[in-house]
RNA sequence: AGAGUUUGAUUCUGGCUCAGGAUUAAUGCUGGCGGUAUGCAUAACACAUGCAAGUCGGACGAAUUAACUCGAAAGGGUUAUUUAGUGGCAAACGGGCGAGUAAUACAUACUUAACUUACAUUUGCGAGUAGAAUAGCAAUCCGAAAGGGUUAUUAAUACUACAUAGGCUUAUACCUUGAAAGAGGUUUAAGUUAAAGAUGCGUUCUGAGUUUUUUAAAUUUAAGAGCAUUGCGCAUAUAUAGGAGUAUGUCCCAUUAGUUAGUUGGCGGGGUAAAUGCCCACCAAGACAAUGAUGGGUAGCUGGGCUGAGAGGCUGAACAGCCGCAAUGGGAUUGAGAUAUGGCUCAUAUUCCUACGGGAAGCAGCAGUGGGGAAUUUUUCACAAUGAACGAAAGUUUGAUGAAGCAAUACCGCGUGAAUGAUGAAGGUCUAUUGAUUGUAAAGUUCUUUUAUUUAGGAAAAAAAGCAUGAUAGGAAAUGAUUAUGCCCUGAUUGUACUAAUUUGAAUAAGUGACAGCUAACUAUGUGCCAGCAGCUGCGGUAAAACAUAGGUCACGAGCAUUAUCCGGAUUUAUUGGGCGUAAAGGAAGAGUAGGCGGAGGAAUAGAUUUAUUGUGAAAUGCAUUUGCUCAACAAAUGUUUGCGAUAAAGAUCUUUCCUCUAGAAUUAGUUUGGGGGUACUGGAAUUCAAUGUGUAGCGGUGGAAUGCGUAGAGAUAUUGAGGAACACCAGAGGCUAAGGCGAGUACCUGGGACAUAAUUGACGCUGAGUCUUGAAAGCGUGGGGAGCAAAUGGGAUUAGAUACCCCAGUAGUCCACGCCGUAAACGAUGGGUAUUAAGUAUUUGGUUUAGGACUGAGUGCUGUAGCUAACGCGUUAAAUACCCCGCCUGGGUAGUAUAUAUGCAAAUAUGAAACUCAAAGAAAUUGACGGGGACCUGAACAAGUGGUGGAGCAUGUUGCUUAAUUCGAUAAUACACGAAGAACCUUACCAAGGCUUGACAUCUUCUGCAAAUCUAUAGAAAUAUAGUGGAGUAUAUCAGAAUGACAGGUGGUGCAUGGCUGUCGUCAGCUCGUGUCUUGAGAUGUUUGGUUAAGUCCCGUAACGAGCGCAACCCUACUUUCUAGUUAAAUAGUUCUAGAAUGACUGAAUCGUAAGAUAUAGGAAGGUUGGGGCCAAGUCAAGUCAUCAUGCCCCUUAUGCUUUGGGCUGCAAACGUGCUACAAUGGUAGAGACAAAGUGAGGCAAUCUAGUAAUAGUGAGCAAAUCACCUAAAACCUAUCUUAGUCCGGAUAAAAGGCUGAAAUUCGCCUAUUUGAAGUUGGAAUCACUAGUAAUCCUGUGUCAGAUAUAUCAGGGUGAAUGCGUUCCCAGGUCUUGUACACACCGCCCGUCAAACUAUGAGAGAAGGGACUAACUGAAGAUGCAUACUUUCUUAAAUGUAUUGAGGUUAGUGCCUUUGAUUGGAGUUAAGUCGUAACAAGGUACCCGUACGAGAACGUGCGGGUG
Repeated sequence: AGAGUUUGAUUCUGGCUCAGGAUUAAUGCUGGCGGUAUGCAUAACACAUGCAAGUCGGACGAAUUAACUCGAAAGGGUUAUUUAGUGGCAAACGGGCGAGUAAUACAUACUUAACUUACAUUUGCGAGUAGAAUAGCAAUCCGAAAGGGUUAUUAAUACUACAUAGGCUUAUACCUUGAAAGAGGUUUAAGUUAAAGAUGCGUUCUGAGUUUUUUAAAUUUAAGAGCAUUGCGCAUAUAUAGGAGUAUGUCCCAUUAGUUAGUUGGCGGGGUAAAUGCCCACCAAGACAAUGAUGGGUAGCUGGGCUGAGAGGCUGAACAGCCGCAAUGGGAUUGAGAUAUGGCUCAUAUUCCUACGGGAAGCAGCAGUGGGGAAUUUUUCACAAUGAACGAAAGUUUGAUGAAGCAAUACCGCGUGAAUGAUGAAGGUCUAUUGAUUGUAAAGUUCUUUUAUUUAGGAAAAAAAGCAUGAUAGGAAAUGAUUAUGCCCUGAUUGUACUAAUUUGAAUAAGUGACAGCUAACUAUGUGCCAGCAGCUGCGGUAAAACAUAGGUCACGAGCAUUAUCCGGAUUUAUUGGGCGUAAAGGAAGAGUAGGCGGAGGAAUAGAUUUAUUGUGAAAUGCAUUUGCUCAACAAAUGUUUGCGAUAAAGAUCUUUCCUCUAGAAUUAGUUUGGGGGUACUGGAAUUCAAUGUGUAGCGGUGGAAUGCGUAGAGAUAUUGAGGAACACCAGAGGCUAAGGCGAGUACCUGGGACAUAAUUGACGCUGAGUCUUGAAAGCGUGGGGAGCAAAUGGGAUUAGAUACCCCAGUAGUCCACGCCGUAAACGAUGGGUAUUAAGUAUUUGGUUUAGGACUGAGUGCUGUAGCUAACGCGUUAAAUACCCCGCCUGGGUAGUAUAUAUGCAAAUAUGAAACUCAAAGAAAUUGACGGGGACCUGAACAAGUGGUGGAGCAUGUUGCUUAAUUCGAUAAUACACGAAGAACCUUACCAAGGCUUGACAUCUUCUGCAAAUCUAUAGAAAUAUAGUGGAGUAUAUCAGAAUGACAGGUGGUGCAUGGCUGUCGUCAGCUCGUGUCUUGAGAUGUUUGGUUAAGUCCCGUAACGAGCGCAACCCUACUUUCUAGUUAAAUAGUUCUAGAAUGACUGAAUCGUAAGAUAUAGGAAGGUUGGGGCCAAGUCAAGUCAUCAUGCCCCUUAUGCUUUGGGCUGCAAACGUGCUACAAUGGUAGAGACAAAGUGAGGCAAUCUAGUAAUAGUGAGCAAAUCACCUAAAACCUAUCUUAGUCCGGAUAAAAGGCUGAAAUUCGCCUAUUUGAAGUUGGAAUCACUAGUAAUCCUGUGUCAGAUAUAUCAGGGUGAAUGCGUUCCCAGGUCUUGUACACACCGCCCGUCAAACUAUGAGAGAAGGGACUAACUGAAGAUGCAUACUUUCUUAAAUGUAUUGAGGUUAGUGCCUUUGAUUGGAGUUAAGUCGUAACAAGGUACCCGUACGAGAACGUGCGGGUG
């Protein structure tokens, strides 16, 4: 950093998918060790059990136990110990969870002159005097229990009162400051308000006592003072912690638009620690809201985490800060702090105990249990460390915390060995059967020991505290304070980390996923659209690198893969960084509010901005540099970090304020254009109708008809009248309007634009959400009007049908007035404004000009440069270059649908989803193909002709039917007298029956043989079997037999696995390449244009120049002439003929044309390719052939092989193709009698003669052929007859009799003669061949072959025509062009109803649940107000009563959300259902938009609009 996927290919647009990273994860397979982290995301579901908040005896009384002690005893005292209660502090911390909360929260910044703060610290002062109780304990009573009552008695650092201090409050006077309001200070007065002691120490003082002495001393005691420590009260100042307020930021929905009544403000009170509607009375009527109020949904917020280049996006586990919560909901108490819950109280639900009276409980603390779930641990150890509470302290407590346990849950580290080792072992796999690979891999040899195991050693985390002894300052001294040294004690983890060893020994340790592309890695076997895979594209229908297995390979590795989720890639919401002519997307048009943006000069301000300093931005995290664990993860240190403020400065730019200007804008005056708008009046042409005259049989209409009108007089024609609608020519690429739109004339009213020249105003401007106005056609309402036209409707046609297209009628409507509707392809598919940027040309309208031309404005068109664009294209009228404002888009379908709301009389319009589904949908351009598109051209394609087929009979092939079998294939053109150039057996592949099994045929191995063959006999249908006969002569044996297995064999399958060969387009003239050039590219050019040709044949032109395969030529044959050779012939002769070699024709001359070439005539045997043949490009049709042959794979192997006999391929109701013979006189028959070419012949052709009516038989001259034979050619010509008849036409069919071939003629051959004598009298629709030696017609021959079904096929000659105006049409083909939604390419694509299955969803009588609101009733605890008998200790307070408030409950109602619901609506999806064919080509009626009506369905029609 990109890649795959829309297409035949291309570029673009656009979605989907993948590669990366991450996770409190889970699942599958697997699993050696260690370190560090993490571990209920779901049920804020319910919880058994244990523990998680206590501590202080140095506050208090009292009691227990022990020791000591006093006393005669009772009993007392001291010390130690234990603690139920009173009291103090703590319990508001710590720990958990995230339900609620969208702002009473959080983050950042600020404010508090509007506040509080226990413990701690600082400073100052104080600590006086009194008093009444009470728990405990004891007694007694009630109760199951929980617990409670009464009586007596007692203490305090518990409680109460008084005094005093400073403080506070109020008032007064004065001072300072200030403009004032006010702020600060001082004096005085009044009011109000404190306290508590405890422990230790010694003997300086006081008191008391004793002894001695008597001036006093010594000594005892510890009552007081004192000293020390600590505690208590008040005030001050800090610190810390909080309360309150302000600003900014903080998700989605407008299909939530109005909300609010203490609501917003004021005045005065109350209340609070404190400001405030926080509460109350009164007054005012405000307050909030498109800059999103109110409402609904969702959600703890942040530091941070993940990702990303970043900007961002997602997220809020762990750690840290804040908030909220404690079963659910209310309430207060205590306190410095709580509206507290491991406190109280009330209500509700649930659970538990109960003696039924009543009680108890709250793990979202740590473990743990059940439940839920895809899913998340031990009912562990310790207070040793860190911290917390209490205590003077020792210390106690601490599920905080420190540790361990469990889990690959994550990250990090280590290991599963190293070196050597080729005979490239064995085995596996593949195989060209040679080998390759696994693979130095293994084995083997030599080493090492991390880890593991065994043994031994063994830290750090510990220092305080305590005790002892000193020192220092002060003191009367001591305790104490500070400090030094020494001693002593404390470890849960843990015998852990770590270390060592001659411990042992490669020993104890590898999997998972993938291997078609994306994406690194390939083969075999199995399977056969099955089983299965799949993230996307897609794989699988018999050779699967895509399924499954194996081998191999690739990737990662104690993990690997999958699933889920987030970011990325995705510039696919685009600030960075996208778009809107045609791909999704410009509002139908305008006016204009808010808002956004805005001309020139000067001054000021200092808002934006910039700079400097500074506050904050918690720590952790991140980044940088170091450091500590052996490294790393991890941990530590230092530095750094975009935000928000404060202060100061700067003055380019923007903004703001003021002044000024005129280039923007506007106004006035002049000129001017126009279907601009409105109202009234007027006009002529035409249609229709009515009346009248003339007049007679039709008119009208269509592709052709019919319905219709008309003898009751139409149509036609003439005159008159009525009525409505629209305005010919002018008219134009033209004009005007904001758009819709506007067209006869005149008058009146009225809007806008342009130009020229001045004056005036002085930025007054641009855009414009919401809003308002206008808005084609259709449609709606009311009332008119109604000529023509014309949805609907009726009729006639067309058609398979025809609810259409065509025709005849015809109603709404179209018109007017008034009022609605508010949409169109309302389009330039292009919002408005300003400025800049090459030209040329046309036109409208101004100015200017004597005129013309030119010039200069404002428009309207075309071409076009630069530039832009995916391309098409746009291009001063931009889709170019820039700026400003608005609207809109984000894959296709579902769907402009549902629902909701608004508007509307209605029709409808506006706003406008989701579930589900697909991997595309789409734009432009390219090459083809196609078109009931166009142009040009060719062809036995049509036309002009000739003769046929289609009708008959027969032959032959095919289908079908039948059959034991009727073998198989071919089967539109391009199968069907085709394979088959010839089925009685054979052929033969089919069927029936009988046989053989290494085989009928090939190779190899072993063995045997007096060979096999021949012939004979027997059995048999034969094959075959048995028995004989016979006899060469080999010994490594041809041959035969036997055995064995490799094999042999297969006309068995697949022509959609193939080779080869063939047909067809094609009697066509095309198909390509190299280099260059053009295009982003597919591709184009060349190969197109103009001519010409049979031809891409040639010429000219030309960004092309050349070349190849085709065309042509070369080849064969026919023709002319020459030469050579010569057979034949009775003989001669280049006379005929034969065959070999040459020859000839090239548009050469004429006319026209630049040329290619065309035309005519002459010459010539032949004239424009001389006739005919062969050859026949790239390719197309999965065309045909596995049954010619070859061949992969599959199948059969005592049979799908081989063999024998017989049968069948010939079967016959019917249909089709190809032919023959005919239907007759251009003929038949009879007679007479001419003229060919080519070919064939040895198991052959056969003359001649004889026999027979004949087929033929007998005989057998000649000939391996220019010598002999087949061999008479026939039609033609001549004569006769038949005379239009089913015949002297026609010959089918049939009878009986012969001949030939062949073992064999029944199924099933041919020929001969006699007799028989069917259909048929020229053939419907339709269709075929042929352009000259051709068609037509007439005979002849060969191949195959014993014979023959040949009328077929392939050849040969004889006789020998007609027609061609021409290219309109049918068919086929070629070139260019055009349209396309086709590319399997029109046998294409594709739309809708109906039928079936499945899926999600809307409506739905209702039903259930949830939460919210309103009203009424009820109403616990508590709080507040008021009142008060009794009691206590005066007041207070408690208590009682009452009122207000109040969670909850009940009833009624409102609207919302969710689930469900008979039935019902459309939608989507689903290889092969039904009906049509609407769209794509002019799609066969051009399509589409809006609207209205109609219709099985696509749709049809009317009106207006668009060109896509």